[in-house]
Predicted 3D model of a 1662-nucleotide part of an RNA (large-subunit ribosomal RNA, half A) from a Pseudomonadota bacterium. It matches the Rfam family "Bacterial large subunit ribosomal RNA".

Context: one part of a larger RNA
RNA sequence: GGCGGAUGGUGGAUGCCUCUCGGGACCGGGAGGGGAAGAAGGGGGUGGCGUAGCUGCCAUAAGCCCGGGGGAGGUGCGUAGCAACCUUUGAUCCCGGGAUGCCCGAAUGGGGAAACCUGGUUCGACGAUAAGUCGAACCAUCCCUCCAGAAUAUAUUCUGGAGGGAGCCGAGACCCGGGGAAGUGAAACAUCUCAGUACCCGGAGGAAAAGAGACCAAUAGGCAUUCCCUGAGUAGCGGCGAGCGAAAAGGGAGGAGCCCAAAUCCUGCUAGUAGUAAUUUUACUGGCAGGAGGUUGAAGGAGGAUGGCGGGGAUUUAUCCCGGAAAGGUUUUUUAAAUAGCCGAACGGCCUGGAAAGGCCGGCCAGAGAGGGUGAUAGCCCCGUAGGCGAAAUUUAAAAAAUCUUUCUGGCCAUCUUUCCUGAGUACCUCGAGGUGAAAACCUUGAGGGAAGCUGGGGAAACUACUCCCCAAGGCUAAAUACUACCCGGUCACCGAUAGUGAACUUAGUACCGUGAGGGAAAGGUGAAAAGUACCCCGGUGAGGGGGGUGAAAUAGAACCUGAAACCAUCCGCUCACAAGAAGCCGGAGUCUCGCCGUAAAUUCUUUACAGCGGGAUGACGGCGUACCUAUUGGAGCAGGAGCCAACGAGUUUGCAUCUCUCCCAAGUCUAAGGAGGAAAAAUCCUCCGAAGGCGGAGUGAAAGCGAGGGUGAAUAGCCCGCUAGGGGGAGGUGCAAGACCCGAAGCCGAGCGAGCUACCCUUGGGCAGGGUGAAAUCCGCUGAAAAGCGGAUGGAGGCCCGAACCCGUGGGUUGUGCAAUACCCUGGGAUGACCUGAGGGUAGGAGUGAAAGGCUAAACUAGCUCGGGAAUAGCUGGUUCUCCCCGAAAUAGCUUUGGGGCUAGCCUGGGGAAGUAAUUAAGGGAGGUAGAGCACUGGAAGAAAUAUCGUGGCGAAAGCCAGAUAUUUCUACCAAACUCCGAAUGCCCUUAAUGAAAUCCCCGGAGUACGAACUCGGGCGCUAAGGUCCGAGCUCAAGAGGGGAACAGCCCAGAUCCCCAUCUAAGGUCCCUAAGUCUGAGCUAAGUGCAAUCUUAAGGAGGUGGGGUUCCUCAGACAACCGGGAGGUGAGCUUAGAAGCAGCUAUCCUUUAAAAAGUGCGUAACAGCUUACCGGUCGAGGGACCCUGCGCCGAAGAUUCAUAGGGGCUUAAGCUCAGCACCGAAGAUGGGAUUCCGCCAAUAUCUCUGUUGGCGGGAGGUAGGGGAGCGUUCCCAUCGCGUUGAAGUCAGACCGUGAGGUCUGGUGGAGCGGUGGGAAGUGAGAAUGUUGGCAUGAGUAACCGCAAGCUAGGUGAGAGCCCUAGCCGCCGAAAGCCCAAGGUUUCCCUGGCAAGGAUGAUCCACCAGGGGUUAGGCGGUCCUAAGCCGAACUCCGAAAGGGGGUAGGUGAUGGGUAGCCGGUUAAUAUUCCGGCCCUACCUAAGAGUUCUGAAGGCUGACGCAGGAAAGUAGUCGGAAGGGAUUAUUGGAUUUCCUAACCUGGGGUUUCCUGGGGUUUCCGAUGAAUUUCCUGCCAAGAAAAGGCCGUAGGGUUAACUCUUAGGUAUCCGUACCGCAAACCGACACAGGUGGGCUGGUGGAGUACACCAAGGCGAACGG
Repeated sequence: GGCGGAUGGUGGAUGCCUCUCGGGACCGGGAGGGGAAGAAGGGGGUGGCGUAGCUGCCAUAAGCCCGGGGGAGGUGCGUAGCAACCUUUGAUCCCGGGAUGCCCGAAUGGGGAAACCUGGUUCGACGAUAAGUCGAACCAUCCCUCCAGAAUAUAUUCUGGAGGGAGCCGAGACCCGGGGAAGUGAAACAUCUCAGUACCCGGAGGAAAAGAGACCAAUAGGCAUUCCCUGAGUAGCGGCGAGCGAAAAGGGAGGAGCCCAAAUCCUGCUAGUAGUAAUUUUACUGGCAGGAGGUUGAAGGAGGAUGGCGGGGAUUUAUCCCGGAAAGGUUUUUUAAAUAGCCGAACGGCCUGGAAAGGCCGGCCAGAGAGGGUGAUAGCCCCGUAGGCGAAAUUUAAAAAAUCUUUCUGGCCAUCUUUCCUGAGUACCUCGAGGUGAAAACCUUGAGGGAAGCUGGGGAAACUACUCCCCAAGGCUAAAUACUACCCGGUCACCGAUAGUGAACUUAGUACCGUGAGGGAAAGGUGAAAAGUACCCCGGUGAGGGGGGUGAAAUAGAACCUGAAACCAUCCGCUCACAAGAAGCCGGAGUCUCGCCGUAAAUUCUUUACAGCGGGAUGACGGCGUACCUAUUGGAGCAGGAGCCAACGAGUUUGCAUCUCUCCCAAGUCUAAGGAGGAAAAAUCCUCCGAAGGCGGAGUGAAAGCGAGGGUGAAUAGCCCGCUAGGGGGAGGUGCAAGACCCGAAGCCGAGCGAGCUACCCUUGGGCAGGGUGAAAUCCGCUGAAAAGCGGAUGGAGGCCCGAACCCGUGGGUUGUGCAAUACCCUGGGAUGACCUGAGGGUAGGAGUGAAAGGCUAAACUAGCUCGGGAAUAGCUGGUUCUCCCCGAAAUAGCUUUGGGGCUAGCCUGGGGAAGUAAUUAAGGGAGGUAGAGCACUGGAAGAAAUAUCGUGGCGAAAGCCAGAUAUUUCUACCAAACUCCGAAUGCCCUUAAUGAAAUCCCCGGAGUACGAACUCGGGCGCUAAGGUCCGAGCUCAAGAGGGGAACAGCCCAGAUCCCCAUCUAAGGUCCCUAAGUCUGAGCUAAGUGCAAUCUUAAGGAGGUGGGGUUCCUCAGACAACCGGGAGGUGAGCUUAGAAGCAGCUAUCCUUUAAAAAGUGCGUAACAGCUUACCGGUCGAGGGACCCUGCGCCGAAGAUUCAUAGGGGCUUAAGCUCAGCACCGAAGAUGGGAUUCCGCCAAUAUCUCUGUUGGCGGGAGGUAGGGGAGCGUUCCCAUCGCGUUGAAGUCAGACCGUGAGGUCUGGUGGAGCGGUGGGAAGUGAGAAUGUUGGCAUGAGUAACCGCAAGCUAGGUGAGAGCCCUAGCCGCCGAAAGCCCAAGGUUUCCCUGGCAAGGAUGAUCCACCAGGGGUUAGGCGGUCCUAAGCCGAACUCCGAAAGGGGGUAGGUGAUGGGUAGCCGGUUAAUAUUCCGGCCCUACCUAAGAGUUCUGAAGGCUGACGCAGGAAAGUAGUCGGAAGGGAUUAUUGGAUUUCCUAACCUGGGGUUUCCUGGGGUUUCCGAUGAAUUUCCUGCCAAGAAAAGGCCGUAGGGUUAACUCUUAGGUAUCCGUACCGCAAACCGACACAGGUGGGCUGGUGGAGUACACCAAGGCGAACGG
């Protein structure tokens, strides 16, 4: 270290009819608004200690007053305590009414950065009747109405006033209207669809809208509208695609009808005309206003005529009164109800126990046995429940009465008529467009035309006629219907803390993230009761722990119920250090241990030892053996996924359709909406009613039509389609529409939010050390007639030069889980300019901005972000959860914008049906043109001959000869996928026979498959390449295990239901590893060839060796060897320097011989020399050459020593060939046993379906997939049970079942749980880079944030490298110092503390806790205006949006204006406090003096850049004087430090200088900045307030100036950091951040180096 066990820790799963104080879905009732009387919503306050948060309330502040209820304790929760109070003279508390009610917000006096600032008028208070301060009320805008008014007589679009109303919010709901997408679907897309949806906008109500026919129908009629059922997925519309989709009629809910305009009349006003002598008279006509009248279609009404009927009274005759009628308001009463409440029956004992409500025994109540609580489960303990009772006040409803207001109160009916009226830019038409299912029709209307007038007009699906219906161009109208933020009551086969709302919780729309719109968590449980651990001990007066105590329990101790797993420990048993790995399975020695039994010993219990049997832990050693899921032809794969564990996590629901099963009824069947009744309110359920309607009952045809037939057809034929079983409910399978199995885009569209980053622009400010160069121009001189030129000075230009700050980012390096989501170092570029920068503003999403890179628009831009449409879509990838049983594919064809997707067919499965159907074998009969073969055809291609022709080449003087070519014919030998005179095998078709438990065919439900792979054979392509590719035939894998092949999907053998320590075989094997022959016989191989089916080997080479054959030599002596000879002409000739056999060329003769080359090879310069051929001898029997063949050899090369046939190893074999006999060998076969399925038979049970038992026969590999049967989880109903003598859960063990699982025992736990029969599902997890949480690993590893550095001593303390003190050392010093602005918001100071934060430690801190701290007439804001912004007086544009623009006006600094300095003081503030000296504005008083004020108008305020000069300030340096201080003291010596504002006089253009005072200096050198001036230049360089002058006018009871005295001056900021540890960067982050000051020496310098003041040594160290 491993396995096992035990005990713990960590962690927070599981259980809990648990919680509920939480959610979800609903039901019934109520209510359906609040607000200028200031809302909704906020901000800030408010409590005796001592109030973070919630709640309440509002300066009367957890409350005040009145009325009612209630009845003993109270001062809300947190939250305990103390103090002080209240309370039977009725508190707290509950209900009703009233008072108060800060600030913001429609926000409304004005302004504004919401919760702030600042006015006016009229009052009041303080104050001096002041300035000033405080308080109250009113003061916005628009609309309507009324009133008043000027120029201007009336009048009033103008002004003013009064009264009334509106604005805004609310539920993410419902309703009406104005605008109006896209993703998507159509497998693309454009009409279409999504969809008039989402969204934006306007408006209203408790509902809204619609609504009383210019309707619908159809020859019959209905009778406003709305809603439900049905009609109906019908009629229709539709790239007639996808899809879309009515109406009438019928059944129900509900039920309700009315009013104007006009004609006519009356009154009033008015204009005109007529008339009159004249008029304010009369008449007529017209207009306006009021009233009467009147409201429709078989027309109606007015007017006229006729007829009939009809209250009273009074008078001025059009009014009043009585009476009558209608509507509305108010009040009262009654009833009912809401907002507080009240009464309300009935129990005891014993047992267990911590506790009784449990068990046992015995009672009681019940109009109450709903529910909850109480120490476990309670009708009778408590709250309640059934049933009753109750309101001063407010409110609601109904009824009645009273009263008030308003209106009406005289006409109505019938008949006749042909005088009048009956809704105009309308109806209608044309063109265009839109809506709908709807083209024309209908409805709406942009443009253009444009009626009629009741003898009229519209409609009835183009249009016409007939017929019918209706009366537009005006209006109102309840109910039935939709919804629920809110209140009350209630329900649940809804959830139960990863669930249910995002939110069960003392900070939830919170923390946190984001500039913003917006996004958005986690987090419940002690106990019955705090009885929450007195006291002691260890420890730092810690943290934490140990005793002890409480309690039933403390392993219930607050990090608290149960307490799983991962993970981390400790102890015990076995095991592991020469051995090798899917981690296991099988076998198994040993060790340890438990149980039972026996024996022995001591002594009966008991203990020990031993033996036996059985079980457990471990596991030496041996055999076999490459995880899981996914995706694939194929995965151990080095292909994707998972660190591990726990919890969560995916085929659901609705409608329609179809099939199967089942139930009811049946030529029928079923109700829908709705209604009634009942069940303890309702939803709900049950029963009944309700046939409107649906389906079926007849088909056929294009249709007319006909009809058990119909159509076609000339037909009576033929053919096609028909000639009755359905309807409804339930369950299951499947399809379609819906998000439709789950997760996943990039994107599209809408409405908003962003320019605090960045781009550009506008306004207003700021910055740029130092050095150099030396343009124009000017002056002077020379020269020249002049112009020009030359020289010298002066001058100071420039997108000029060098180079800091500043800006940028060229190259390199470092970094690259960084210091840093862009940095650091070195080196670079620009640095007076198209420069850089601050503040305030503007422009934005198909848009901005862009010196242009598609750059930038808040760390991702070829179209931002947020939310919404939205669960877009995804022919794509991934994932998809319990068990057993049966069957079981495909990777092919056709079509496809199709190829990795589909549809149909093929193949699978379940159900039903059918003919000896399929298949095999045999026999018989057929068609065919492949293999092969052939050359007869079509072509190719070789040789020969003959004949014919040609005349190309060679030779020749020529004749001619030779060679050749072409054609035909013949002969010989050939070739062909697209040749065939021929032509199989196999296969295919038919017939017959045999075998044939189905393998065949048909119908219906459900699929999957359409990427295949290797191998063998036949082919195409390719290279007769590929583990290549494409066909055909087959087989295996796929989806197939087992044996063999060393290992090895596809090869060989063989198809696994389970068990057996039985038998036989296949392929392949039998020396050992390793089961079986060192088997038998005969050969071969010598190469370790080989021991290798597929895993290789060639051309070529060789006296390897075996077998066979042909031929030659040979006892007349072969072959080989040895001995000897191998000569002469001659050194052949030529050539050559030489060439002598042997460089080369030519020739290659002759002689002697047994034989001997004008020479086979070696050799020499050439010779020489050696040797061979050839001959003789010795020897003595076979020898040589060639051909065929078996097995061998060479040829033969790879990468880390040997490196391999699987290894060892093997040689008459353990190799190869042949023959043979044994044996081994599998999950095959056989034998025995078991399970299950199918078929058959028998028996038995049963109404049926079917079940049980027995027997026989057959089957049971399996992916996609089909079918069948079950297990378990949660909840519901019924029933039976269990439980404190201990439920669920959890841990361990045992047993049962084929399995999912079940049961039992013990521990823990401490209150619920189960069986049976049914029902309903959020119903089963290992994988989705799944989600959430926890815990590992990496790993005690990397790192601890650079360029400055610490050390020593002392102190404090439990503890000191880093806290303090001192000393020494080091670092910055145009900064790492000092001061502002922004931003932050208490970080500031003091005391205490050390859990967490601090990259270590900490006694320290920017941390935690408590306390303290910011003081202003003069500093800043407050005043003024710029860009810009607002702009609902007004005005322009615009569907709407107070949307856009914008005048007046307002607002808005980065600019203008504006009155204080020094010193001192605090722990912490100071131009603020204090001291001193001054100043500004206003008021009052006194005094003095003077004339002023001021529309108009003017001046000023008031401005660029660059350069230069002057002045001599601040500062610095040097020197001198004086004073003070320090160095402990004294003396001496030395060193260091200090000197301002202001007032006043004088000078000065200005800056400034100077005398005096205040508070003692002076001289010299150097010398900024600001401002102004001057000069130059071109690009020509804010506004207003304020100030001054001043005309008209006003003013002397006014005004101004000065002096003195007194008074007033509100509000906001002020701490601290501020180049940084406090800001922006997630951090105590090497980054970023505007302005001012910035000393010395050297130096041109703010460079650089060192130093001063001052500040630091950077929080790990080594």

Source information
The source organism's lineage runs through Bacteria, Pseudomonadati and Pseudomonadota. The coordinates come from a structure-prediction model, not an experiment, and the mean pLDDT is 80. The full RNA is in RNAcentral, with records from ENA.